[in-house]
RNA sequence: AACGUAGAUAGAGGUCGCAUCUUUCAAAAGUACGGUGACGGAUGUUUCAGGGACAGAAGAAGCCGCCGGAAAGGGGAAGAUGCCGAAGGGAUGAAGAACCUGAAGCUUUGUUCCUGGGCAUGGCGCGAACAGUGUCAUGACUGUCAUCGCAGGAUGGAGAGCUAUCUGAUUU
Repeated sequence: AACGUAGAUAGAGGUCGCAUCUUUCAAAAGUACGGUGACGGAUGUUUCAGGGACAGAAGAAGCCGCCGGAAAGGGGAAGAUGCCGAAGGGAUGAAGAACCUGAAGCUUUGUUCCUGGGCAUGGCGCGAACAGUGUCAUGACUGUCAUCGCAGGAUGGAGAGCUAUCUGAUUU
């Protein structure tokens, strides 16, 4: 000096980058629920099934009227914090909570697989929702690297990537 391998440090993508927390606003909703009256007439209490317990002819469920009347998750705005596999999702194992058991669902966590990022459209799911969100497909945009081209550009890959610096190994 070159090579290109391993590690460490620091960065970039974007104008809605990702996630968490706090405050506030709208909506959820005049809903759930509680009280009361009438009708009704035997069941009702977690998502379902079984069991148990409790309530119920001193009137269950349901329905109508009147009085009272929430909250969670999700969303908008502002602020703060941690960051750039930030983070999200699928499968599976373990644990937890709700009376017990089983299934489903919810929370936490381990393993493994997928996704560079946001956006739009459509399907399915969650959701009160026309908000939003998850996933799949399609489309262009955008950042990065490689190859081709050298003038606009084209094609392809994936974040265990890319850029910069430093250190060590190997070869000359």